[in-house]
RNA sequence: GUGAAUAAAAGGCAAACCUGUUGAAAGACAGGGACGCAAAGCCAAGGGUCUAAGGUCUCAGGACUAUGACAGCCGGUUGCCGCA
Numbered sequence: 001g002u003g004a005a006u007a008a009a010a011g012g013c014a015a016a017c018c019u020g021u022u023g024a025a026a027g028a029c030a031g032g033g034a035c036g037c038a039a040a041g042c043c044a045a046g047g048g049u050c051u052a053a054g055g056u057c058u059c060a061g062g063a064c065u066a067u068g069a070c071a072g073c074c075g076g077u078u079g080c081c082g083c084a
Stems, first nucleotide, its partner, number of pairs: 012037002017032006035072001041077003046074002048070003054065004
């Protein structure tokens, strides 16, 4: 000098579950609650997953379908601190 790894400090978010609201549902919102997360910040016109009201098909049972949803599935993108 270069690269990698990683403590520390200030904090942040909030799974499951419970209650209420909303929605056909998936789910979302609010309160409680913490499983965990260095992006568990943001993005649904990349991929993937979930639901099926409505629609189509079926004698029926059901099957298919997103204009609905999920970013705490991958991905894109923007950030905080530092023996930096």
The RNA shown here (c-di-GMP-I riboswitch aptamer) has 84 nucleotides and comes from Ruminococcus sp. AM42-11. Lineage of the source: Bacteria > Bacillati > Bacillota > Clostridia > Ruminococcus. Its Rfam family is "c-di-GMP-I riboswitch aptamer". On this family, see Weinberg et al., Nucleic Acids Res 2007: "Identification of 22 candidate structured RNAs in bacteria using the CMfinder comparative genomics pipeline". About the family: GEMM was predicted in a large-scale screen for bacterial structured RNA regulatory elements. The prediction has a mean pLDDT of 84.